[in-house]
Context: one part of a larger RNA
RNA sequence: GGCGCACGGUGGAUGCCUUGGCACCAAGAGCCGAUGAAGGACGGAACCAACACCGAUAUGCUCUGGGGAGCUGUAAGUAAGCGUUGAACCAGAGAUUUCCGAAUGGGGGAACCCCGCACGUUAGUGCGACUGUCCGGUGAAUACAUAGCCGGACAGAGGUAGACCCGGGGAACUGAAACAUCUUAGUACCCGGAGGAAGAGAAAGAAAAAUCGAUUCCCUGAGUAGCGGCGAGCGAAACGGGAAGAGCCCAAACCAGCUUCGGCUGGGGUUGUAGGACACCGAUGAGACCAAUCAUCGCGAGCAGAACGGUCUGGAAAGGCCGGCCAUAGGGGGUAACAGUCCCGUAUGCGAAGCGAUGGGCGGUUGCGGUGGAUCCUGAGUACGGCGGAACACGAGGAAUUCCGUCGGAAUCUGGGAGGACCAUCUCCCAAGGCUAAAUACUCCUUGGUGACCGAUAGUGAACCAGUACCGUGAGGGAAAGGUGAAAAGCACCCCGGAAGGGGAGUGAAAUAGAACCUGAAACCGUGUGCUU
Numbered sequence: 001g002g003c004g005c006a007c008g009g010u011g012g013a014u015g016c017c018u019u020g021g022c023a024c025c026a027a028g029a030g031c032c033g034a035u036g037a038a039g040g041a042c043g044g045a046a047c048c049a050a051c052a053c054c055g056a057u058a059u060g061c062u063c064u065g066g067g068g069a070g071c072u073g074u075a076a077g078u079a080a081g082c083g084u085u086g087a088a089c090c091a092g093a094g095a096u097u098u099c100c101g102a103a104u105g106g107g108g109g110a111a112c113c114c115c116g117c118a119c120g121u122u123a124g125u126g127c128g129a130c131u132g133u134c135c136g137g138u139g140a141a142u143a144c145a146u147a148g149c150c151g152g153a154c155a156g157a158g159g160u161a162g163a164c165c166c167g168g169g170g171a172a173c174u175g176a177a178a179c180a181u182c183u184u185a186g187u188a189c190c191c192g193g194a195g196g197a198a199g200a201g202a203a204a205g206a207a208a209a210a211u212c213g214a215u216u217c218c219c220u221g222a223g224u225a226g227c228g229g230c231g232a233g234c235g236a237a238a239c240g241g242g243a244a245g246a247g248c249c250c251a252a253a254c255c256a257g258c259u260u261c262g263g264c265u266g267g268g269g270u271u272g273u274a275g276g277a278c279a280c281c282g283a284u285g286a287g288a289c290c291a292a293u294c295a296u297c298g299c300g301a302g303c304a305g306a307a308c309g310g311u312c313u314g315g316a317a318a319g320g321c322c323g324g325c326c327a328u329a330g331g332g333g334g335u336a337a338c339a340g341u342c343c344c345g346u347a348u349g350c351g352a353a354g355c356g357a358u359g360g361g362c363g364g365u366u367g368c369g370g371u372g373g374a375u376c377c378u379g380a381g382u383a384c385g386g387c388g389g390a391a392c393a394c395g396a397g398g399a400a401u402u403c404c405g406u407c408g409g410a411a412u413c414u415g416g417g418a419g420g421a422c423c424a425u426c427u428c429c430c431a432a433g434g435c436u437a438a439a440u441a442c443u444c445c446u447u448g449g450u451g452a453c454c455g456a457u458a459g460u461g462a463a464c465c466a467g468u469a470c471c472g473u474g475a476g477g478g479a480a481a482g483g484u485g486a487a488a489a490g491c492a493c494c495c496c497g498g499a500a501g502g503g504g505a506g507u508g509a510a511a512u513a514g515a516a517c518c519u520g521a522a523a524c525c526g527u528g529u530g531c532u533u
Stems, first nucleotide, its partner, number of pairs: 001532009015518001016483002020454002022451007029443002031159002039100003042055003046078002050074002052059001061094006070082003105114003115128005130156009164195001165193005175182001179229001205212002216243004226234002247435003250379001254267005272413001274378004278372005287366004293360007302350003308323005324341002326330001332344003384408008394420001415430005470477002490517001493504004
C1' cells in the first nucleotide's frame, strides 16, 4: 500500500410526519372609489427590531348582543395593571382614521415644499383642481344676440380577477414537406366599454308540412352540404331531442296646452289572418309593477348535547385480557402507542341584532273589445343600384344575405321585403326606433365538503416573516431554508480550558433525542485489528 472485519467522523439520501399547496363539488358573493379607493409611507406598547393590529382618541374609543374567569397579540421574561360593578374574546352598528396615492388650492424628485379666503389672539378648523350636463347671473367685437366670464346643483375620473363578455385595431413564426392566394387567425398582442354575467332577443324569420312561431345553451344533424393554388386545409344550417321560457315600450296620424314658430309637453297609438287615427257600438277587467308592513324559511356570535371501569405490559394505555354502556352521535381532531363512551366535537334540537329569499297585503300606477272602410298615419338621403372593400363555413364565384366607403337614389298598403343570380306563379313576413329575466361563460373572494392528488429537489416561486434575500440603471429576474422531547423536565453543581468544546453529576423511556437536536444511506476521511505485498 491492497483486501477484509469492527468502530467512528463527515454528509443529509431514505423512512415516517405535515402547519402548506393542487384539483374539484355544493352553496354564497361577484365590486371598491371625491363621505377620498386599491396600494403604500410614517408612526402608535413601560422595554431593540420585525410580523400582526391600530392611527395623534393610534396594541385602541362608544353602544348593542353573545361569553363567563381569566386577561395585557406572535413572545418567553421583568415591571405595572385590568377583571363577577362581568374583563379578555366573538358578532353587529358607530366614532376616530397622520401623510402620499385618481389626489383635486399651487408646486413636486410620491409620502415633501409653498399659498389665498372665511372664522378665530396664537393654536387651529373649513373652503379653494379639471371635465360634462342642467339651472341662474353677467355680458364683448355688434343693435338684438352670441362667444366669453361668474355662481349653484348633479355626475365623471382611479383601482381591480393575469378570469369570463362586447366592441375598435391587429401580427409573425408555423402548415402548405419551397412559396405568393391560402393557413397559423380574427389567434397572440394593444386600446375602449360594461356587467354579475355580457352579448342576442319578440320575425321585412325558418321553411315548402295548406308547417313552425323571440333569443340563448347542450345533444344530434356532421366532418355531412359546401368552400378550397379543389392543395394544405376550412367547414355550416334547418329539421329532430333536451335546458329554460315572457313578453313589452316608443315615433307617426288625431286632440289639447305651451311656443323664441325650430318645436316641446300631455292624451292617443304600436299592427301583418294588416293595424291604428276617424265615425258608431259594447265592456270595469285575467294579470303586471311599486311598496309601509306581516308571516315563514335560510344565513348569522353562540347554546344544549348520550354512554367506562378493572387488570396486564409499558416511561406513558387510547393496546391485550375481563366485564359493561350509548348510539338520529362508530365524521374528524386531540390527549405520553391505536379512544363511540377522557377533552374539543359529531347526530339532533334551539338561536338576538342584522341580511337575504318566498308568500300575503290597505293603497297607488298600468292594463279590454266589436262594426264600418271615404280620408289620414304606419320609422328616407332610408331601402336599393354601380364601383371599392369586409363579414357570412362560402377565397368573385351563377353569389343570394349582412356591414363599411363612395357616386347615384325609390315605393307609401292598389305599398314593401324574403324564399341563395334573375323572372313568373305561389308561400312567408313588415326593414330603415327602443327595452327585455331564465336556461349559458368565469372565479380575486366567503362557507362547508371531497380526492386510486403532492408530501419538503414533490406540491404554489413561496409549508419557514417570499415576491423576501440577492442580481439588474431599468423593464425585469428571483432563490435557499420544515421535524429535540409526551412534557423544557433545554443539563443545578463539580472538573479541564482564555473561550469554544469536553469529562462527571443530574433530567428523561431514550442525550450517538443536548438545540450544528427524529431516522441518519452513499460518495469522502479516519482509528483499531486479521491476512497479504
A computed fold for a 533-nucleotide part of an RNA from Salinicoccus roseus, annotated as large-subunit ribosomal RNA, domain I. NCBI's taxonomy places the organism under Bacteria, Bacillati, Bacilli, Caryophanales, Salinicoccus. Rfam family: Bacterial large subunit ribosomal RNA.